[in-house]
């Protein structure tokens, strides 16, 4: 340098479904404020009336939407991804996007915590045991280690 392996394997995306949600917001009533403003047969005269935006409250009236999520597909892949710190360019923040530095082999279950409408579903953190790769060893297991790893050329 090339090609692989881990498997409920990562990420990402079109459709489509369901939650968001009978929510918001619209409409109808009623209540409260009620600006400018208006309202006395000629003229003043507001304590009366009318009369906005706004605010509460009712309705067997109409009524969503992004974000997150499941499935099928297809697309690139096995530090695939993710977290997290730093610097860079536009004035500051924020997001994005490039380097560089950490951590963590992978799915899964459980606590807790944080995002969120959510018990969905993400992200950290311990804790289980399972699984792949390599070392070791007393090799029907058992034990360590860590992907800049391992296997083949």
């Nucleotide at each position: 340098a090339u090609a692989g392996a881990g498997g409920c394997g990562c990420a990402g995306u079109u459709g489509u479904c369901a939650u968001c949600a009978g929510u918001a917001g619209g409409g109808c009533c009623g209540g409260u404020g009620g600006a400018a403003g208006g309202c006395a047969u000629c003229g003043c005269a507001a304590a009366g009336c009318c009369g906005u935006u706004g605010c509460c409250g009712g309705u067997u009236u109409c009524a969503a939407a992004a974000g997150g999520g499941g499935c099928c597909g297809c697309u690139g892949c096995c530090g695939a991804a993710g977290a997290u710190g730093g610097a860079g360019a536009g004035g500051g923040c924020g997001g994005g996007c490039u380097c560089c530095g950490u951590c963590u082999g992978g799915g899964c279950a459980a606590a807790c915590g944080g995002a969120c409408a959510a018990c969905a579903u993400c992200c950290g953190u311990u804790u289980g045991a399972c699984u792949g790769c390599c070392g070791c060893a007393u090799u029907g297991u058992g034990u360590g280690g860590a992907g800049c790893g391992c296997u083949a050329u």